The part of an RNA shown here (small-subunit ribosomal RNA, 5' domain) has 504 nucleotides and comes from a metagenome. Its mean pLDDT, the model's own confidence on a scale to 100, is 85.
Context: one part of a larger RNA
């Protein structure tokens, strides 16, 4: 000098973009952060009715989503990550492309009823029921399992229907590619302490340790686990121990080399009170899912329950220090649905906070008898200073009034149509009556912080008298102090200015 998620003092007119718990992975009141689907099913209420019906809501079975988005940064020094590669050792719902099928049967249960238990969560017996729910049963190119030298044969192995303008839609089910997304293996690369190694090894780590035979497991190789077998692996090129630590695009900084860091944004990873675990699934050992164990908090009728904000806001609490229990699904995206549409504290805004950066204002011309006051004087002036007053002007920005957005074309409907779409009408804005735009009004609201010894740019006076006090380093202060304090003057910077921390 240059940066920073800063903090803290002194001050502060405006925007527009960004950014805001760095410390207690400390606890946490309330609300919301995940649904949809009646075009997969049976029922229950409700409306309305021309008694044919329609229309709506509800919890249940079913499916699809809850494994994404969102948060933290505890752990972890490791195939976590980052770069190259490998899988003939593998998976993949939903999407795409191309192939075949989708026949014909049975059954259970949940709502619901009865009956019963409990304060409460909620739970038992019995009997009814539907399904895109479960089970046979026919089929079968694959795939698996025998025979076989192939060629090829036998064995096993599916499926669900639902709407409809009757043209067709949306699904199922088998297999084949793809696409996208994992999982796994490996080389190589980035941290600190040998004051962690009787100095080269039977001597330091190492028993599932290394390997290897057979099994088991898994979507897959593998000692991944298991039984036996051998006796073997690592390591001064740094093992093993300790300590520190999410990692990387990147960002600061510097001419580079390099050093330092990893906040916001993007990518991978781990984690969801603490520990353990497995179920379900195409995927989890699942933050707002189960179960078991602890700590903690809260309901109790004392038998027994409920709960996890490191989603988004808020509360305590630590701390120098960090914001609002705000709007809204209009737009992007996302889940569900055929669609309308529902849901979304991703996300879009808005609100605080000069925390950053950038911008813009606090007027602009003229004005000398160089006013008055102020301060300094050698008492002549000198300076403050064109500065002000004083006229002319103008309107950023303020306040007033009027207009008034892009973001918004998807989507309905209706036509047209070479079936890809295409044309007209309609309908949708949280931000916001906001930016912006005219009009009219008036210099009116708007400047301060720090520093003048030398290093560094800017000097008089008074006070005080090694006192009181400055101070980055050198030093000032003991009676004329350009260094302390106050003034006046000046210098740098500027809605900010200085100080502290850090970093290069």
């Nucleotide at each position: 000098g240059a940066g920073c998620g800063a903090a803290c003092g002194c001050u502060a007119g405006c925007g527009g973009c960004g950014g805001g718990c760095u410390u207690a992975a400390c606890a946490c009141a309330u609300g919301c952060a995940a649904g949809u689907c009646g075009a997969g099913c049976g029922g229950g209420g409700a409306g309305c009715u021309u008694c044919g019906g329609c229309u709506c809501c509800c919890a249940g079975c079913g499916g699809c989503g809850g494994a994404c988005g969102g948060g933290u940064g505890a752990g972890u020094a490791a195939c976590a990550c980052g770069u190259a590669g490998g899988u003939a050792a593998c998976g993949u719902a939903c999407c795409c492309c191309a192939c075949g099928g989708u026949g014909g049967g049975g059954a259970a249960u949940a709502a619901c009823u009865c009956a019963g238990g409990g304060a409460a969560a909620c739970c038992u017996u019995a009997g009814c029921u539907a399904a895109u729910u479960c089970c046979g049963c026919a089929u079968a190119c694959a795939g698996c399992c025998c025979c076989u030298c192939a060629c090829g044969g036998g064995g096993u192995g599916a499926a669900a229907g639902c709407c409809u303008u009757c043209g067709g839609g949306c699904g199922c089910c088998g297999a084949g590619g793809g696409a996208u997304c994992g999982g796994c293996c490996u080389g190589c690369g980035g941290c600190c302490c040998a004051u962690u190694a009787u100095u080269u090894a039977a001597u330091c780590c190492u028993a599932g340790u290394u390997g290897g035979u057979g099994g088991g497991g898994u979507a897959a190789a593998g000692g991944c686990c298991c039984a036996c077998c051998a006796a073997g692996g690592g390591u001064a090129c740094g093992a093993u121990g300790g300590g520190u630590a999410g990692c990387u695009g990147g960002c600061c900084u510097g001419a580079g080399a390099g050093g330092a860091u990893g906040a916001c944004c993007a990518g991978c990873c781990a984690c969801a009170c603490u520990g353990g675990g497995a179920c379900u699934g195409a995927g989890a050992c699942a933050c707002g899912g189960c179960c078991c164990a602890g700590a903690c908090u809260c309901c109790u009728a004392c038998g027994g329950g409920a709960g996890g904000c490191a989603g988004c806001a808020g509360u305590g609490g630590g701390g120098a220090a960090u914001a609002u229990u705000g709007c809204g699904c209009a737009a992007u995206g996302g889940g569900g649905g055929a669609a309308a549409c529902c849901c979304u504290g991703a996300c879009g805004c808005a609100g605080c906070c000069a925390c950053g950066c950038c911008g813009c204002g606090u007027g602009a011309g003229u004005g000398a008898u160089g006013a008055a006051g102020g301060c300094c004087u050698u008492c002549g002036g000198g300076u403050u200073g064109u500065a002000a007053a004083a006229c002319u002007c103008u309107g950023u920005c303020g306040g007033g009034a009027g207009g008034g957005a892009c973001g918004a074309a998807a989507g309905c409907u209706u036509c047209c149509u070479u079936c890809g779409g295409g044309a007209a009408g309609c309908c949708u804005g949280a931000c916001g009556g906001u930016a912006c735009c005219u009009c009219g009004c008036a210099a009116g609201a708007a400047a301060g912080c720090g520093c003048c010894g030398g290093c560094u740019a800017a000097c008089u006076c008074c006070g005080u008298g090694c006192c009181a006090g400055c101070a980055g380093c050198c030093g000032c202060g003991g009676u004329a102090a350009u260094a302390c304090g106050g003034a006046g003057g000046g210098c740098a910077c500027a809605a900010g200015c200085g100080u502290u921390g850090c970093u290069c």